[in-house]
Molecule: transfer RNA
Organism: uncultured bacterium
Formats: sequence, structure tokens, C1' cells
RNA sequence: GCCCUGUUAGCUCAGCUGGUAGAGCAGCUCCCUCUUAAGGAGAUGGUCGGGGGUUCGAUUCCCUCACGGGGCA
Repeated sequence: GCCCUGUUAGCUCAGCUGGUAGAGCAGCUCCCUCUUAAGGAGAUGGUCGGGGGUUCGAUUCCCUCACGGGGCA
């Protein structure tokens, strides 16, 4: 330098062919318990890596940039 792949909640990851984003764990509140742990219930938490384009509408499609991983030279 070229090619492939990934970037979504604090962490690990879903999100099928465009229609306004979820799970588990962690943290928080409550219940239970003499207390802790375990168990049960609930709520909160997101510029979907940045910028631009297409579209009525973009996490999804296109371009570009940044970063991580792999391959070739």
C1' cells in the first nucleotide's frame, strides 16, 4: 500500500430482506433475611464510531474518515 471483517447500554453481544433499538451480566430501588450471600419484583441507562449522500423514513443502503482484528505484498 491492497483486500476482508468488526465498531449498537458500564461489559459481552442480538437486531432476518429500510418503518423510530433489545437480551444477559453489572450498577440502582424495593421485597425476603437477625445480617450477608442466594432468591424474587421493578425502574433507569443508547448522538447505533465521526461526517456526508439516497429516501417520506437509515443501526440497516452508498461514499468518506477514524479505530480494532485478520490476510497478502